[in-house]
Context: one part of a larger RNA
């Protein structure tokens, strides 16, 4: 080293797409590289183990056997891996009909609400808070009505309801486009799993150039409160939030729970098909696939708690963990404009 783990104790990659490499259905025949068996040959000596024997005895020492778990050539076995060959359809995929859906991107478009601007009508207030002041109004506000103008979001519908690998998608119309679920046959015939680096996607915040800019609002500036108040509440407010293009890579990026097959009691709700069964027919009731929820047995679990969507019973591969603190820093390397991201230590000390 051969270990035990990874909901929550330390520990699942933030996601996929794949490339090396690991792993891989059924069945027939070859080989004979793994692999098992005989023999032969080598494994110096000392050392090791074991039985004797000699220094008085132990250590030392001599002498016999063992053993030296390795390697090589050689005969043979063929279940098993592997390789070469043929054959199959359960694993996967392809045709074809059906289906739902805020899945993407791009143009267009509508209503209601903030807030500005023009006019009316109208007169002292208004706003705001625990209570106030700051602010705003006689230069006519606030409230109403009528026109106009921008921005940026999408009430109800709206559901532990969809969709997507994740991040995330919801006002409507259309164009372009990706998955996925069902069904029934036909078709190839293992083409499959995972996946180190590689690539690609990746909220918000932040950057860069140009646009826009209604509301809200980091900084900022006032007024409260307080012992004080660089907060908390209040009146303003700039960047930003938006578009476009281009950087960033992070997150409590969570289910805190990689993927992928297989098998393992039930109950119940719901989405989306599909089949009976009832019925003029739409309910109804049954069965069934796939998705989402709940309750629960066995079983697990250190307890919660999970439980067919496992954290249950296996197996394949990825990727992380090893006492706290120091530290997700130093330093070096990559990327990044920058702000920093990744990769990732020590010494010291409990």
């Nucleotide at each position: 080293c051969u270990g035990g783990g990874c909901g929550u104790a330390a520990a699942g990659g933030g996601c996929g797409u794949g490339u090396a490499g690991g792993c891989g259905g059924u069945u027939g025949g070859a080989u004979a590289a793994g692999u098992c068996u005989g023999g032969c040959g080598u494994g110096a000596a000392a050392u090791u183990c074991u039985c004797u024997g000699g220094c008085u005895u132990a250590a030392c020492c001599a002498g016999g056997g063992a053993g030296c778990u390795g390697c090589g050539c050689u005969g043979g076995a063929a279940a098993c891996u592997g390789u070469c060959u043929g054959a199959c359809u359960g694993g996967a995929g392809u045709u074809c009909g059906g289906u739902a859906g805020u899945g993407g991107u791009c143009a267009c478009u509508g209503g209601a609400a903030u807030c500005c601007c023009c006019g009316g009508u109208g007169u002292a207030a208004c706003g705001g808070u625990g209570a106030a002041a700051u602010g705003u109004g006689u230069a006519g506000a606030u409230a109403u009505c009528g026109g106009g103008g921008g921005g940026a979001a999408c009430a109800c519908c709206u559901g532990u309801g969809g969709c997507g690998a994740a991040g995330g998608c919801g006002g409507g119309u259309g164009a372009c486009u990706g998955g996925g679920c069902c069904g029934c046959a036909a078709c190839u015939g293992a083409c499959g799993c995972u996946g180190a680096g590689a690539c690609g996607c990746g909220a918000a915040a932040g950057c860069g150039u140009g646009g826009g800019g209604a509301g809200c609002a980091a900084a900022c500036a006032g007024g409260a409160u307080u012992a004080g108040a660089u907060a908390c509440c209040c009146u303003g407010g700039u960047a930003g939030u938006c578009c476009a293009c281009g950087c960033u890579g992070u997150a409590a990026a969570c289910g805190a729970u990689g993927a992928g097959u297989g098998c393992u009691a039930g109950g119940u709700g719901u989405a989306g098909g599909g089949g009976g069964u009832a019925u003029c027919g739409a309910c109804u009731c049954c069965c069934u696939c796939u998705g989402u929820g709940c309750c629960g047995c066995a079983g697990u679990u250190a307890a919660c708690a999970c439980a067919a969507u496992a954290a249950g019973c296996a197996c394949u591969c990825c990727g992380c963990c090893u006492g706290g603190g120091g530290a997700g820093u130093a330093c070096a390397g990559c990327c990044g404009c920058a702000a920093g991201g990744u990769u990732a230590a020590a010494a010291c000390u409990c």